Record summary:
Predicted 3D model of a 72-nucleotide RNA (transfer RNA) from Oltmannsiellopsis viridis. The RNAcentral record of the sequence draws on ENA. Its mean pLDDT, the model's own confidence on a scale to 100, is 81.
[in-house]
């Protein structure tokens, strides 16, 4: 120095061009209960950076950053 694979709420994840970016865990808030815990209901939270193609990009392109692997 080449080549491959991955980056989305605090964690683990679906979404592979158009709809409010969905779910569970965990948070926090009501409700239930003597009161914890268990169940309801609720909110708040996220596309790594740029940049480009498109009427429209988390989605595809390039670049870079990091993560992880092959090769030498």
């Nucleotide at each position: 120095g080449c080549c491959c694979u991955c980056g989305u709420c605090g964690u683990c994840u679906a979404g592979g061009g158009g709809u409010c970016a969905g779910g569970a865990c965990a948070u926090c808030g009501c409700c239930c209960u003597u009161u914890c815990a268990c169940g309801g209901c609720g909110a708040a939270a996220a596309c790594g950076u740029g940049a480009g193609u498109u009427c429209a990009a988390a989605u595809c392109u390039c670049a870079u950053c990091g993560a992880g692997g092959g090769c030498a």